[in-house]
């Protein structure tokens, strides 16, 4: 000076006027005042929880869900650090990462042969035999023509029963060697995944994101949970099971509880309060941890509508405003953002 990567923050303020929610206090009221008033994703509903209820939520099957160790958390499918693998020249990034000798499947077609497989084009005169020539008549050359060996070369395929090279053989072949892969077992380091080192000629393909084995986790329904106050009403009708029944928060079996249950028609009430905001909070500092975090201190209170609360004007700073609005809460992941700031690292150029 570009070019990448990886983590933070911002993301509209500041003032004045009127208007809108919430609290708090003053006021008999009207109403005044003081304080605070949408996000980093609030979005998606994709996991995990908290809460609520539901006389089993108790045991267990069938579903579910997860998937290398090790650790964080309330917990997770999250986060953190390492191990293996892959991509990138690095910095970094992805990983649906337990098992294929527990079983079952699947892989057209082409090819001899695609799970313990195979000879289409081919190689071999070592062994027996045939032909054709020589011939000192003892054999000997040629010929893969027939018994016979072989799968090393070549072709089919996405994929060919280890790979390159070297000996060796009639010609091959881990048949042996060296390396590379593979791999029971021993020792070494590591809490472990794992990594190395000996030894061993060793064959024991692919797919489980295919069904299935293994491990581990997993009640069930939801704030339209639920509880309380007031007010109405028809204590209705009909029809079916009924104790050797029936019901009880997703299916099934056991247990346990209870005593009426299940279906249809039909009336009533759709009224206010309350769950609803102090929290696995938020910042700050210190202390241990490589880190996620944990623990001490010490500070602040930072929305709670209820057909849904932040509007308009005015003046000014500036980055001239992008995706885009709470509705029980939290922790996360994903995705969607105009413009702006900050450090870490990594390639490259070029100049000293």
């Nucleotide at each position: 000076g570009g070019a990448g990567u990886c983590g933070g923050c911002c993301g509209g303020g500041c003032g004045g006027u009127c208007g809108c929610u919430g609290u708090c206090g003053c006021g008999c009221a009207a109403g005044c005042g003081g304080c605070a008033g949408a996000g980093g994703a609030a979005a998606g509903u994709c996991c995990g929880g908290g809460c609520u209820c539901c006389g089993c939520a108790g045991g267990g099957c069938a579903g579910g869900g997860u998937g290398c160790c090790a650790g964080g958390u309330a917990a997770c499918g999250c986060c953190u650090g390492g191990g293996c693998g892959g991509c990138g020249c690095g910095a970094g990034c992805c990983g649906a990462c337990g098992g294929a000798a527990a079983g079952u499947g699947c892989a057209a077609c082409a090819g001899a042969g695609a799970g313990c497989a195979g000879a289409c084009c081919g190689c071999c005169g070592a062994a027996c035999g045939g032909u054709u020539c020589c011939u000192c008549c003892g054999g000997g050359a040629a010929u893969g023509c027939g018994u016979g060996g072989c799968a090393a070369g070549g072709g089919u395929g996405a994929a060919a029963c280890g790979g390159u090279g070297c000996g060796g053989u009639a010609a091959g072949a881990g048949c042996g060697c060296a390396c590379c892969g593979c791999g029971a077992g021993u020792c070494u380091g590591g809490c472990a995944a794992c990594a190395g080192a000996c030894c061993g000629g060793c064959a024991c393909g692919g797919c489980a994101a295919a069904c299935c084995c293994c491990a581990c986790c997993u009640g069930g329904a939801g704030c339209a949970a639920g509880g309380c106050c007031g007010a109405a009403u028809a204590g209705g009708g009909a029809u079916c099971c009924c104790a050797u029944g029936a019901c009880g928060u997703g299916g099934c079996c056991c247990g346990c509880g209870u005593c009426g249950g299940a279906u249809c028609c039909g009336g009533g009430u759709u009224g206010g309060c309350c769950g609803c905001a102090c929290g696995a909070g938020g910042c700050g500092c210190g202390u241990g941890g490589u880190g996620a975090c944990a623990c001490g201190c010490g500070u602040c209170c930072c929305a709670g509508a209820g057909g849904a609360a932040u509007g308009a004007c005015c003046g000014u700073c500036c980055u001239c405003g992008a995706c885009a609005g709470a509705a029980c809460c939290c922790g996360g992941c994903u995705u969607a953002c105009a413009g702006g700031c900050c450090g870490g690292c990594u390639c490259c150029a070029a100049u000293c």